[in-house]
RNA sequence: GGGUCAUUAACUCAGCGGUUCAGAGUGUUACCUUGACAGGGUAGAAGUCACUGGUUCGAUUCCAGUAUGACCCA
Numbered sequence: 001g002g003g004u005c006a007u008u009a010a011c012u013c014a015g016c017g018g019u020u021c022a023g024a025g026u027g028u029u030a031c032c033u034u035g036a037c038a039g040g041g042u043a044g045a046a047g048u049c050a051c052u053g054g055u056u057c058g059a060u061u062c063c064a065g066u067a068u069g070a071c072c073c074a
Base pairs, nucleotide, nucleotide: 001073002072003071004070005069006068007067010026011025012024013023018057028044029043030042031041032040033039050066051065052064053063054062
């Protein structure tokens, strides 16, 4: 330098043009349980879906660019 893939909650990931709201696990907060811890139970909070444009009636999803990371080729 060329190419491929990924980027969604604090972490690991699912989702994939509309409907019901973006979900799960882990973590976390409060409460219950205990003498206390651990464990268990119930409820909750946490997301500009990397960023900027575009296509579309409608974009987390499609397209382009940018950024970051991983890998392959030279």